[in-house]
Context: one part of a larger RNA
RNA sequence: GCCAGUCCAGGGAACUCGGCAAAUUAGCCUCGUACCUUCGGUAUAAGAGGUGCCUAUGCAGCAGUGCAUAGGUCGCAGUGACAAAAAGGAAGCGACUGUUUAACAAAAACGCAGCUGACUGCUAAUCAGAAAUGAUUUGUAUAGUCAGUGAGGCCUGCCCAGUGGUGGUGUGUUAAAGCUCAUUUCAACGGGCCUAAGCCCCACUAAACGGCGGCGGUAACUCUGACCGUCUUAAGGUAGCGUAAUCCCUUGUCGAUUAAUUGUCGACCUGCAUGAAGGGCUUAACGACUUCCUUGCUGUCCCGGGCUGGAACCUG
Repeated sequence: GCCAGUCCAGGGAACUCGGCAAAUUAGCCUCGUACCUUCGGUAUAAGAGGUGCCUAUGCAGCAGUGCAUAGGUCGCAGUGACAAAAAGGAAGCGACUGUUUAACAAAAACGCAGCUGACUGCUAAUCAGAAAUGAUUUGUAUAGUCAGUGAGGCCUGCCCAGUGGUGGUGUGUUAAAGCUCAUUUCAACGGGCCUAAGCCCCACUAAACGGCGGCGGUAACUCUGACCGUCUUAAGGUAGCGUAAUCCCUUGUCGAUUAAUUGUCGACCUGCAUGAAGGGCUUAACGACUUCCUUGCUGUCCCGGGCUGGAACCUG
C1' cells in the first nucleotide's frame, strides 16, 4: 500500500455528475400534529416530554398481570447489548397494488380498472390444423374476438380533397362462357349482341390512416393591431398548456433562491418544430423513478492520523 472493521480535534457537503458511502433517526407510553384532499387520507406528519431499580398505597382483572400516585436510590448513559424510520418543502412522469430484460437496464417501459370504436345471431366472429377436429365454450350481444386510449375531475375543436372502410346507383367501362353474322361448305381467325364482381360515378365515415396557410395595410405620441384587403386550401390549430422528458437561437427575459447558480421554482410567449383518446389540461394518494432546496448528521472533503483483524510481501 490492499481488503474488512473501528475511533477522531476544529470545520460541516467546502467532496462529487450526484450526500455515492457513512453518520444521524429508531421500540413503547403521553401530549401534539400543517398545507392539500377524491373527506378515506395526508399521519408514526412535523414537534415536545418520559423510559432503570426499590418501597408504600390505591385501582382494574378469576388469574397471570397491568395502571396510577407518592417517596427513595445508582450510573456518563435505563427500548443501557441486540433489534429498531433521518425529517421536511417544491417540481416532472406514471393515477394506484402489480409485471419486466434469470446473469450490466425495475423505469417515465408493460399491465391495470375505467373510456371508445370495429366484427359477430351461434353450424357466430376470431384462432390452431392438410383434414377430421379442437380452443373460445358446455359461453350466447350485460357474450366472445380485435384495435386504440389508460383511475377520477374539466373536456375532446375544424377537415372526407388523398388513403382506407361502409353503403348506393347505372344505355360509363368490362373477361370467359353463351347467342349470332359472314367469306360456296366445315374449322381456325374475325365482327356483333348479352354481361358479374371490380374500376368509374354518388354519398357517408376521423376515439379510421392522417391533415389543421401566406402576404399587405390599419387606433389622435410611440408600440401593438380588435379591424380591413388580397392570394389560397379539404380544412387553415379551437379550449388548454407552453424556453417544456417538446425551444435551434439559449446560460431567452423578468422575479425568487445563493456572497456568487449553464441549476431549480414562479411568470412571460417571439411554439426552429405544443395541442386535444398516436388524447389535452389538472389532480388527493402512491413510487428502491428523475430533478431542485432546507434542517439534522457526519472522515465525502479540508487532511490526514491512530487502532483491530485478514490477505499479501520480506527474512528464516
This is a predicted structure of a 316-nucleotide part of an RNA (large-subunit ribosomal RNA, domain IV) from a Candidatus Aenigmatarchaeota archaeon. NCBI's taxonomy places the organism under Archaea, Nanobdellati, Candidatus Aenigmatarchaeota.